[in-house]
RNA sequence: UCCCCGAUACCGCAAACCCACGGCGACGUGGGGACGCAAAGCCCUGGAUCUCCAGCCCGUCGGAGACCGCCAGGCCGCCGAA
Numbered sequence: 001u002c003c004c005c006g007a008u009a010c011c012g013c014a015a016a017c018c019c020a021c022g023g024c025g026a027c028g029u030g031g032g033g034a035c036g037c038a039a040a041g042c043c044c045u046g047g048a049u050c051u052c053c054a055g056c057c058c059g060u061c062g063g064a065g066a067c068c069g070c071c072a073g074g075c076c077g078c079c080g081a082a
Stems, first nucleotide, its partner, number of pairs: 005080002012037002017032006035069001041075003045072003049066005055060002
């Protein structure tokens, strides 16, 4: 110094829930609030899950979306005890 890994400190993020607004909906944005998180940072590629629309042989297919704090993938990254 790097990898695995993981104490500590700083800086961060923010689940459930509540309020307002937007959306047919999944859900999003803002405020409050913290269960947790070293990638709970970014991308949104694949799978999973969820919503809406349509079809039919009624549990599958097609289209348009949502989430990614479910799992993989790509890029980047703070600290340094055992």
c-di-GMP-I riboswitch aptamer from a Planctomycetota bacterium, 82 nucleotides, folded computationally. The coordinates come from a structure-prediction model, not an experiment, and the mean pLDDT is 75. The model forms 94% of the base pairs in the Rfam consensus. It was read from a public genome assembly, where an Rfam model found it.